A computed fold for a 512-nucleotide part of an RNA from an uncultured bacterium, annotated as small-subunit ribosomal RNA, 5' domain.

Context: one part of a larger RNA
RNA sequence: GACGAACGCUGGCGGCGUGCCUAACACAUGCAAGUCGAGCGGGGACAUAUUGGGAGCUUGCUUCGGAUAUGUUCUAGCGGCGGACGGGUGAGUAACGCGUGAGCAACCUGUCCCUUACAGGGGGAUAACGCAGCGAAAGCUGUGCUAAUACCGCAUGAGACCACAGUACUGACAUGGUACAGGGGUCAAAGGAGCAAUUCGGUAAGGGGUGGGCUCGCGUCUGAUUAGCUAGUUGGUGAGGUAACGGCCCACCAAGGCAACGAUCAGUAGCCGACCUGAGAGGGUGAUCGGCCACACUGGAACUGAGACACGGUCCAGACUCCUACGGGAGGCAGCAGUGGGGAAUAUUGGGCAAUGGGGGAAACCCUGACCCAGCAACGCCGCGUGAAGGAAGAAGGUUUUCGGAUCGUAAACUUCUAUCCUUGGUGAAGAUAAUGACGGUAGCCGAGAAGGAAGCCCCGGCUAACUACGUGCCAGCAGCCGCGGUAAUACGUAGGGGGCAAGCGUUGUCC
Numbered sequence: 001g002a003c004g005a006a007c008g009c010u011g012g013c014g015g016c017g018u019g020c021c022u023a024a025c026a027c028a029u030g031c032a033a034g035u036c037g038a039g040c041g042g043g044g045a046c047a048u049a050u051u052g053g054g055a056g057c058u059u060g061c062u063u064c065g066g067a068u069a070u071g072u073u074c075u076a077g078c079g080g081c082g083g084a085c086g087g088g089u090g091a092g093u094a095a096c097g098c099g100u101g102a103g104c105a106a107c108c109u110g111u112c113c114c115u116u117a118c119a120g121g122g123g124g125a126u127a128a129c130g131c132a133g134c135g136a137a138a139g140c141u142g143u144g145c146u147a148a149u150a151c152c153g154c155a156u157g158a159g160a161c162c163a164c165a166g167u168a169c170u171g172a173c174a175u176g177g178u179a180c181a182g183g184g185g186u187c188a189a190a191g192g193a194g195c196a197a198u199u200c201g202g203u204a205a206g207g208g209g210u211g212g213g214c215u216c217g218c219g220u221c222u223g224a225u226u227a228g229c230u231a232g233u234u235g236g237u238g239a240g241g242u243a244a245c246g247g248c249c250c251a252c253c254a255a256g257g258c259a260a261c262g263a264u265c266a267g268u269a270g271c272c273g274a275c276c277u278g279a280g281a282g283g284g285u286g287a288u289c290g291g292c293c294a295c296a297c298u299g300g301a302a303c304u305g306a307g308a309c310a311c312g313g314u315c316c317a318g319a320c321u322c323c324u325a326c327g328g329g330a331g332g333c334a335g336c337a338g339u340g341g342g343g344a345a346u347a348u349u350g351g352g353c354a355a356u357g358g359g360g361g362a363a364a365c366c367c368u369g370a371c372c373c374a375g376c377a378a379c380g381c382c383g384c385g386u387g388a389a390g391g392a393a394g395a396a397g398g399u400u401u402u403c404g405g406a407u408c409g410u411a412a413a414c415u416u417c418u419a420u421c422c423u424u425g426g427u428g429a430a431g432a433u434a435a436u437g438a439c440g441g442u443a444g445c446c447g448a449g450a451a452g453g454a455a456g457c458c459c460c461g462g463c464u465a466a467c468u469a470c471g472u473g474c475c476a477g478c479a480g481c482c483g484c485g486g487u488a489a490u491a492c493g494u495a496g497g498g499g500g501c502a503a504g505c506g507u508u509g510u511c512c
Base pairs, nucleotide, nucleotide: 001511002510003509005508006507007506008505009504012384013383014382015381016380017379018377019376020342025340026339027338029337030336031335034081035080036079039078040077042075043074044073045072046071047070048069049068050067051066053064054063055062056061057060088295089294090293097220098219099218100217101216102215103214104213107212108211112208113207114206115205116204117203118202120154122152123151129144130143131142132141133140134139160186161185162184164182166180167179168178169177170176191200192199193198221267222266223265228258229257230256233255234254235253236252237251238250240248270292271291272290273289274285275284276283277282297318298317299316300315301314320331321330322329323328348374350373351372352371356370357368358367359366360365387417388416389415390414397408398407399406400405421453422449423448424447425446426445427444431439456501457500458499459498460497461482462481463480467496468495469494470493471492477484478483
């Protein structure tokens, strides 16, 4: 000098930040991922129209419930897109994990943009629903019906894919790549809205963009009181698998591979941009913010999908907790709040989608504890205030004294003035494009009131700015180092005075 700090004493205001470093301990409760009815068939509600019927009878009105159509609206289910983003944590990991620089002629990429072409004609189901049944529940079974942008054939079909065969060009590189042309085989599609124009979608292919996967060079903590390690191990051939290369996996064959330039083992640790310090070189750190990685009660696994081996999905095992009719079930805060526990120690079970951004939707809009705000905390940085000017009888009082005085001290009182903060009345934003403002009647502005409500902490032997008195008497105590204290202690305690910093001041811890 610095800090995500803590502790002691003290504490007026504002702005901007920051706030479980410990138990990746366990979690009550609420919320944190939905959306589309313009994909589909049902169901409900309301309105209007048409229509057959019942009841009352003042025989042309009242009332009741029903059917059909249209419109508006709500929606459990099927279907689509999104739940792989966003948010959290740092357990594991010494590794191509990260950083940096290259490579992929060994790769993928939903949505988005550009381009080209196409969309013909059929089929069988199934949820919802009805009926029947089982179960305490969670939930499940049988049977019957029905729709689609759900599912499945057929047609068409290219420069896509597969095998065959040809020419030319090309590269730093082996497996190669590109262009042109050949005949053969394989594979597509879906509709919705609108009066319509049209528009939103669908299928195939090419290009782009974005995002990812893989490989390699170099760099990346400590220990040799860890010296040898290795059997899918190292390489080859073939087959499998993957989007793709590869012992990635498997069969067979060979006997290799790594290591004193530190293998292996053990310990510790997420990495970086950065942050702190320092003249720099360097040393230390890896909170907040940004990039990457890993994890989601513990361990394992796959499914779906463009993308996961998936925090708020599935299955299995385990520990724990809860429900139970004892047969069986349910759960996962390292999301936001919050609780217990641990700890020196770390906040509200708040408001809003107004802004920014994200998901869905044609849109209106819906969802969004991301985010924007507010609350708590001097935890940090910065700014402001606690008054200003005048005022000597140098008041009273305190302390001290050589008793003359000295000092607190222009300090106070008193006079004049001002109003930052404050109180109160009024006005009142920007942030928002036409509308929409949580913050917020906030910030700001105008007027009024009133010196009132706002100063402490540490130190005074030397280092080191600042001295006297009393008490104590190697006691009580102080102390960062040197050292003070045994009867005049500037070093202990108190007081007066002084010095330093100031809404803080000291102490402790850690780093330079």

Its mean pLDDT, the model's own confidence on a scale to 100, is 85. Rfam family: Bacterial small subunit ribosomal RNA.